[in-house]
Context: one part of a larger RNA
RNA sequence: UAUGUGUCAAGGAACUCGGCAAAACAGCGAUCGUAACUUCGGGAUAAGAUCUCCCUACAGCUUUUAUUUAUAGGAGCUCGUAGGGCGCAGCGAAAGAGCUCAGGCGACUGUUUACCAAAAACACAGGUCCCUGCCAACACCCAACGUGGAUGUAUAGGGGCUGACCCCUGCCCGGUGCCAGAAGGUCACGAGGAUGCGUGAGAGCGUUGAAUCUAAGCCCUGGUGAACGGCGGCCGUAACUAUAACGGUCCUAAGGUAGCGAAAUUCCUUGUCGGGUAAGUUCCGACCCGCACGAAUGGGGUAACGGUCUGAGCACUGUCUCGACACAUAACUCG
Numbered sequence: 001u002a003u004g005u006g007u008c009a010a011g012g013a014a015c016u017c018g019g020c021a022a023a024a025c026a027g028c029g030a031u032c033g034u035a036a037c038u039u040c041g042g043g044a045u046a047a048g049a050u051c052u053c054c055c056u057a058c059a060g061c062u063u064u065u066a067u068u069u070a071u072a073g074g075a076g077c078u079c080g081u082a083g084g085g086c087g088c089a090g091c092g093a094a095a096g097a098g099c100u101c102a103g104g105c106g107a108c109u110g111u112u113u114a115c116c117a118a119a120a121a122c123a124c125a126g127g128u129c130c131c132u133g134c135c136a137a138c139a140c141c142c143a144a145c146g147u148g149g150a151u152g153u154a155u156a157g158g159g160g161c162u163g164a165c166c167c168c169u170g171c172c173c174g175g176u177g178c179c180a181g182a183a184g185g186u187c188a189c190g191a192g193g194a195u196g197c198g199u200g201a202g203a204g205c206g207u208u209g210a211a212u213c214u215a216a217g218c219c220c221u222g223g224u225g226a227a228c229g230g231c232g233g234c235c236g237u238a239a240c241u242a243u244a245a246c247g248g249u250c251c252u253a254a255g256g257u258a259g260c261g262a263a264a265u266u267c268c269u270u271g272u273c274g275g276g277u278a279a280g281u282u283c284c285g286a287c288c289c290g291c292a293c294g295a296a297u298g299g300g301g302u303a304a305c306g307g308u309c310u311g312a313g314c315a316c317u318g319u320c321u322c323g324a325c326a327c328a329u330a331a332c333u334c335g
Stems, first nucleotide, its partner, number of pairs: 001330008010321002014319001019316001029051004037042001039164001053085006060077008086090001098314007105306002110122002126162007138148003165301004170231003175228002177224005184219003190213002196207004232250005259293001260290001271287005
């Protein structure tokens, strides 16, 4: 010096991105006591307080032995009462939760990048849409055979999106997709064969191929958003000012409803105000000027849960002020 272990005056997070690490709490023992909130189950071992050893006597209960009941003795258990004893300390060792407040995300238990990511990602029960009438749809790379689906039959099976629960889920069908549509337009092969041309003495042979008929598709007419998606601009106006309930105008398929909002989304931005601190780019509560939230690519809440993320506090400490000491091993020398 490194690694491991232990101790420390005063202070106690001043350390640091961050209490990382360490310390601390201490039996899901007893008695008491336990809030907000809540889906009434929980939250909860919430939090917090006290007790815990030994001796003596007594009390209660159970059982057994002796003798006639009933007492006496023994054994066990339980809670309690009274008195006494010792130590710094009685769960005397070991083992054995630190706790609280607030917010984001995800309902939850689960799953995951074998070997840098365990999460807010995936899944999930529930919701909803679409397909499928059975030789089902769909799948097994591939036609057929075969097989799964399923020895199932729409309360079934497959696929997409969302993701417990509660309150809800607005407007737009112009574009794209999908669905429907006995008309009309267009349209391939095919059918059809007018007309022209070559050749020939002619018959004929060869060639050209118009009108007309003719599928799906496309055009067309409608529907459809828990289908892909989209959800405006400018100008003026109220008896202080400011603002604009109101008016005008242009454009659009329609101009963002409820709710939420500097947010896992806010550039300007450390926005402004309030709270917490002596001091707060973080945090919490508001405001709304939303660069660029918004309703199943779900919106807003939400008890419980989380090796999750963020902020605060109590306790506690060598994290630190600031370092010191001890032990073990290695490092050094010899073999």